Predicted 3D model of a 72-nucleotide RNA (transfer RNA) from Bradyrhizobium erythrophlei.
Rfam family: tRNA.
The source organism's lineage runs through Bacteria, Pseudomonadati, Alphaproteobacteria, Nitrobacteraceae and Bradyrhizobium.
Order: sequence, then C1' cells, then structure tokens
RNA sequence: GCCGGGUUAGCACAGCGGUAGUGCAGUCGCUUUGUAAGCGAAAGGUCGCGGGUUCAAAUCCUGCACCCGGCA
Repeated sequence: GCCGGGUUAGCACAGCGGUAGUGCAGUCGCUUUGUAAGCGAAAGGUCGCGGGUUCAAAUCCUGCACCCGGCA
C1' cells in the first nucleotide's frame, strides 16, 4: 500500500430501513434475625466521528479514526 471483519449502556453482546434491546454489574424495594441467593421495579445510550440517500438511517452509500486478521 491492497483486501476483509469489527466499533451500540460500566462490561459482554443482539438489533440487517419504521418506538434502541438482552444478560451481567450498579441503584431501590420485597423476602431474611442479618448477609448471600431468589423475586420485582426504576435508571443508565451524541449507536466511533463527519457528509450523503430517504418521508424516515444504529441499519444503505461515502470520507476519516481506532482495533483485529490476511496479502504484498
């Protein structure tokens, strides 16, 4: 330099054009003499950064950044 994959909540990941989700962690509550476990609830997001397409973009196109792999 070229090719491919990845970037979404604190962590691990789903979501494949139409309300952003799950598990764990954290918070509050129930339960217990108390803790853990269990159960319930609420909270937590510039969807890596810009531009474009579209009535509508995490999702499609495009430039860049970073991570992983391959080729030279």
Its mean pLDDT, the model's own confidence on a scale to 100, is 83. The sequence is in RNAcentral, with records from ENA.